[in-house]
Small-subunit ribosomal RNA from an uncultured prokaryote, 1421 nucleotides, folded computationally. Model confidence (mean pLDDT): 83 of 100.

RNA sequence: AUUGAACGCUGGCGGCAGGCCUAACACAUGCAAGUCGAACGGAAACAUGUCUAGCUUGCUAGAUGAUGUCGAGUGGCGGACGGGUGAGUAAUACUUAGGAACAUGCCUUUGGGUGGGGGAUAACUAUUGGAAACGAUAGCUAAUACCGCAUAACGUCUACGGACCAAAGGGGGCGCUUGCGCUCUCGCCCAAAGAGUGGCCUAAGCGAGAUUAGCUUGUUGGUGAGGUAAAGGCUCACCAAGGCGACGAUCGAUCUCUAGCUGUUCUGAGAGGAAGAUCAGCCACACUGGGACUGAGACACGGCCCAGACUCCUACGGGAGGCAGCAGUGGGGAAUAUUGCACAAUGGGGGAAACCCUGAUGCAGCCAUGCCGCGUGUGUGAAGAAGGCCUUCGGGUUGUAAAGCACUUUCAGUUGUGAGGAAAGGGAUUUGGUUAAUACCCGCAUUCUGUGACGUUAGCAACAGAAGAAGGACCGGCUAACUCCGUGCCAGCAGCCGCGGUAAUACGGAGGGUCCGAGCGUUAAUCGGAAUUACUGGGCGUAAAGCGCACGCAGGCGGUUUGUUAAGCUAGAUGUGAAAGCCCCGGGCUCAACCUGGGAAUAGCAUUUAGAACUGGCAAGCUAGAGUCUUGGAGAGGAGUGUGGAAUUUCAGGUGUAGCGGUGAAAUGCGUAGAGAUCUGAAGGAAUACCGAUGGCGAAGGCAGCCACCUGGUUCAAUACUGACGCUCAUGUACGAAAGCGUGGGGAGCAAACAGGAUUAGAUCCCCUGGUAGUCCACGCCGUAAACGAUGUCUACUAGCAGCUCGGAUCUUAACGAUCGGUUUUGCGCAGCUAACCCAUUAAGUGCACCGCCUGGGGAAUACGGCCGCAAGGCUAAAACUCAAAGGAAUUGACGGGGGCCCGCACAAGCGGUGGAGCAUGUGGUUUAAUUCGACGCUACGCGAAGAACCUUACCAUCCCUUGACAUCCAGAGAAUUCGCUAGAGAUAGCUUAGUGCCUUCGGGAAUUCAGUGACAGGUGCUGCAUGGCUGUCGUCAGCUCGUGUCGUGAGAUGUUGGGUUAAGUCCCGCAACGAGCGCAACCCUCGUCCUUAUUUGCUAACACUUCGGGUGAGAACUCUAAGGAGACUGCCGGUGACAAACCGGAGGAAGGUGGGGACGACGUCAAGUCAUCAUGGCCCUUACGGGAUGGGCUACACACGUGCUACAAUGGCCGGUACAGAGGGCAGCAAACUUGCGAGAGUGAGCGAAUCCCAGAAAGCCGGUCGUAGUCCGGAUUGGAGUCUGCAACUCGACUCCAUGAAGUCGGAAUCGCUAGUAAUCGUAGAUCAGAAUGCUACGGUGAAUACGUUCCCGGGCCUUGUACACACCGCCCGUCACACCAUGGGAGUGGGAUGCAACCAGAAGUAGAUAGCUUAACC
Repeated sequence: AUUGAACGCUGGCGGCAGGCCUAACACAUGCAAGUCGAACGGAAACAUGUCUAGCUUGCUAGAUGAUGUCGAGUGGCGGACGGGUGAGUAAUACUUAGGAACAUGCCUUUGGGUGGGGGAUAACUAUUGGAAACGAUAGCUAAUACCGCAUAACGUCUACGGACCAAAGGGGGCGCUUGCGCUCUCGCCCAAAGAGUGGCCUAAGCGAGAUUAGCUUGUUGGUGAGGUAAAGGCUCACCAAGGCGACGAUCGAUCUCUAGCUGUUCUGAGAGGAAGAUCAGCCACACUGGGACUGAGACACGGCCCAGACUCCUACGGGAGGCAGCAGUGGGGAAUAUUGCACAAUGGGGGAAACCCUGAUGCAGCCAUGCCGCGUGUGUGAAGAAGGCCUUCGGGUUGUAAAGCACUUUCAGUUGUGAGGAAAGGGAUUUGGUUAAUACCCGCAUUCUGUGACGUUAGCAACAGAAGAAGGACCGGCUAACUCCGUGCCAGCAGCCGCGGUAAUACGGAGGGUCCGAGCGUUAAUCGGAAUUACUGGGCGUAAAGCGCACGCAGGCGGUUUGUUAAGCUAGAUGUGAAAGCCCCGGGCUCAACCUGGGAAUAGCAUUUAGAACUGGCAAGCUAGAGUCUUGGAGAGGAGUGUGGAAUUUCAGGUGUAGCGGUGAAAUGCGUAGAGAUCUGAAGGAAUACCGAUGGCGAAGGCAGCCACCUGGUUCAAUACUGACGCUCAUGUACGAAAGCGUGGGGAGCAAACAGGAUUAGAUCCCCUGGUAGUCCACGCCGUAAACGAUGUCUACUAGCAGCUCGGAUCUUAACGAUCGGUUUUGCGCAGCUAACCCAUUAAGUGCACCGCCUGGGGAAUACGGCCGCAAGGCUAAAACUCAAAGGAAUUGACGGGGGCCCGCACAAGCGGUGGAGCAUGUGGUUUAAUUCGACGCUACGCGAAGAACCUUACCAUCCCUUGACAUCCAGAGAAUUCGCUAGAGAUAGCUUAGUGCCUUCGGGAAUUCAGUGACAGGUGCUGCAUGGCUGUCGUCAGCUCGUGUCGUGAGAUGUUGGGUUAAGUCCCGCAACGAGCGCAACCCUCGUCCUUAUUUGCUAACACUUCGGGUGAGAACUCUAAGGAGACUGCCGGUGACAAACCGGAGGAAGGUGGGGACGACGUCAAGUCAUCAUGGCCCUUACGGGAUGGGCUACACACGUGCUACAAUGGCCGGUACAGAGGGCAGCAAACUUGCGAGAGUGAGCGAAUCCCAGAAAGCCGGUCGUAGUCCGGAUUGGAGUCUGCAACUCGACUCCAUGAAGUCGGAAUCGCUAGUAAUCGUAGAUCAGAAUGCUACGGUGAAUACGUUCCCGGGCCUUGUACACACCGCCCGUCACACCAUGGGAGUGGGAUGCAACCAGAAGUAGAUAGCUUAACC
């Protein structure tokens, strides 16, 4: 785009079309083929006339064929057309073009004829059978029924003499008459011709299957005969053995399946593809099968006979029927109409005609089934109404839409009017023809009359009123059109991708929108897109695809010249190519659809004329292709024979002794019966080291010691010869690794199977020890391989460079060598090609010729069938079903028990720990009314928490409040506030006391309290997977990117890689890159040295005083303090390096190569953490999931883990004495001194908001003493008692002090952590939080080590490279069994149904033909 469509929702009108695609299933009922009295005998019915009878004088009955007419019958014509259907048929069909051996009713034309006889038979009458259908017998009768006779040619036959063959009359008129004549007309017979129709024949075209390859005996042909309308094996007799097929075909005999064919229809740019409804042509069929009759025509839809199935009637004896005609019914089905009107028109049959018949046809009815047209109003109308929906709450949108106002009336409705479709026919009057005729008949003209189913027609007019008339699908992308609510991987959607797991533009609803519109969607189907079967117009190295390789018949294709021919080819002409349709130009319906006139076109086929370039044929030549002769060359080319050495093994012997062998390590195995080792000899089989090579040869498989024989191919050079002999190749044939098979040999080594030993969770593997087929030979099979260059063969052309093999030519040397032109082979590379990788004169480039093969993945190279094979198996080769991919090349990552380089307390080297003990603390688990919540590998677990007795607090129990503890607004009242008492656990409640404030323009206002109302508050309720912000981690790792350019079809690459170097993508050099950004470094802070400035509360060298304390005067030097500067930059020297960057060493220097430390954290990763810091979307609660209070809990305790503290002691504990810090904090505070207590403390309280005072005693250390290796003078848990302090309050549940008690623990299994220098270790100090409560955290200083060979390994990371079937990225992907099921497929004991092939036999209806017999007839003689 389309449809004979169907289904869903919806539905106003008209025009034109269309309407059982399924059951060629079965059919009730009605109709669809009759007509002719001008062929005939006649008269049942109706009517008219006449007559008769009865009589109620206009009725009944009867008669009469006289008239109109006519049932039944005889006869004629027609029922072979028209109408239906598509079962069968792959060719006896159809289409196109031809042909010769035919028939033809009615029609036209022509020439003749139409004489004279005959006997029957329906009807009818009578009798009679039967239920019926239908008969039987006897008798009568007619014809255009039937039969002779006559006539007989331009007919038929012929022996060429001849013979034979026909008929029918009817009607009208006239004359005269009883039977004839004339005339008109319709008929009849014979013959010829025409037109149209039909039969037959030929060629080509017209589906699928080769898993159908052979078929055929009347088969193929001939002669003769028969038969037919007619040619013909159509049939028969005889003869021959042919015919068809792959083989002259762009292939297919025979068989199977499917199918009516065509004009045309749909689609497509076309070529094609699909279809064959309506309309038209042809064919076939008529319940199924068979058969003939009649006839001009049938083997006959509404005829006959027979058989069968089915249905109906029946008196059971018998009969009847055939809707695939029009309606209609049942059934089937997703699905397809009225038992209508009319012969008015067109056409058909009959008739002389009028007429009759006609379900052909014309019309109407039903159906949105399709196409076309029209309408459902038009204008105005902003308060942008109400309502709906959304909202950022401002508004937006529906929306000029509605309402309102003003108009109009198509269509539908009502009323009226009103064409065309009509020509005939009939009557009358002239007139012409015919005739004896003015009859009759026929024709023309005029006039009158007169025929319409549709039809309430079309059209036109009037009336009334916006009145009666809009829906469907869709809105994630493709694809035009977006929001809200509901739902929560549910319900559902879906054409493909896919959507839905609590913020769904994808589900459902709504609002809005988009597209169409009396329709809109869905489903089905066809073509297109699809170059996705490629003729136009594809491919085959790796995506599917080159046969393993060659030879070669048929076929296809074929060098060059001349002549000829005209098959192909080209051009013209003629015929045909039905009409309709398509296209063009007109015309008619108001337009259109539709109808109609004319034209054009029509591939093609046939005939014919011409041409001769090309292809083909024929003829004659040529030498460039191909081949032959000659001279040489190289070679693991092939076949068989002979022969050599090395090695393994075995056997025999000698020497000799304890192991050998084997592996990652072992063991099995061999060996004291003498192995292994070694020497000598022998046997046997197999393979041929070195040479040896991107060397050679061969078609491929493949071929390797040496010698000779036989033999194939190839190549160089140079003559001569043949003269296209060529290329390719379906079927076919030969060869064809390894394994395997058969027969017979052989068997050293190796070695499937097998055995044993190991390994392992297991090990039917890898490893080891053995070991049989086999490997070898001969003969015969097999016929496959990643048989690979994954690249068919031949041929031509298209830049080069460097090698290899084998000849030759020229030049040349002492030797070498150089150049040229061939052959073979390898590497690189341009153009070109390719999806890319790559290929590139040995093409995968550009052409030609031929062959083979491919068409998504799996199923499957499988099943079945066939062929081959001894078997194994091979060749050929599907389908059901299933998936939405499978695949190629390349890219970026990630990963690897891949590689290279490098780094890090990563390992190693060290030091000290953890893991064992007790305790502290956190977590899990358990428990509980609650033990609030969060954090979970590294990156949770002394984490949020820099501090849970109440509070905190979020949890639990109980008691209370409900506009609320807190915010804003409204209206009302009251200052706020408050002493005291009572109740209560308290919140709170009640009573009671004090109190009237501030500003003022006197109206009131501000602030505050109480009760009230509703908006609202409130929520540590949920979602960190809706979020912001903040943070952790990789990681202070050196990376991450961009612009422009360039390369690539592209993803992307380059830069950023490479060579060096660095802590560093740090720097240098190189480079199709050049630059830049975020990171690194530096800039910042701090510590280390110095200088300048400043000098109090800090300092004190010199001077002075002194109570000896920088205390005081004084000083500004020093220290410190805190501001500013200097200093370090590989700057200098030497070496190494590439004349670089840089590194190594050195000098100087307080400091040296980043001087130490800190802050600082790129692009990103982990849906990492946090809704409980805060903020926030959505959801949820609202007398509660909010708020208040008391008490409890977060502190529980069989247990497990993390992080710590204290220890286990002598480098120590205890006692006494004594020395030296830094950094902090302090007014609800730090607190000196003094008094007091054993002590924690208490009392009192100077000083200090701090360089001034206080906390504050630093401790380890040092000096002296004691302890003596012990569960201790170690260790301090636990417990008892007594206290102190903080605080409303230490019971659950604080810290500290004193006395007493004195547990485990004697250095810690597997495992594991930290640390590289002022570090580890060790020692103390301070601070935050805080009323009180650190073994934690943060900060500070004191003392102060050991070790680093080095980068193999573990972990993590960086760069380059490589492989990848991974991309959620190795915690990836993925294979098979099993378990379960039985949807599909297969098997399956079986079971049921259907279709069909080949062959043979028996029986045999109707019927046709023949033979014979009987009978019949006037009609054979």